RNA sequence: UGGGGAGUCGUCCAGUGGCAGGACACAUGACUCUGGAUCAUGGAACCGGGGUUCGAAUCCCUGCUCCCCAGCCA
Repeated sequence: UGGGGAGUCGUCCAGUGGCAGGACACAUGACUCUGGAUCAUGGAACCGGGGUUCGAAUCCCUGCUCCCCAGCCA
């Protein structure tokens, strides 16, 4: 430098145009002598900018970061 892939709660993973969800973790409560386990409840996220659309995590353009492959220089 070129090609490909990825970026969503603290972590991992769904959601391919129509209410942003699940698991774990965390907080509170119930249960328990205490803890664990179990149950209930709760908070928390779409990488940035622009565009298309009635409507964008999703489609388009551009930038940033990470991973893989190839190439160039030393």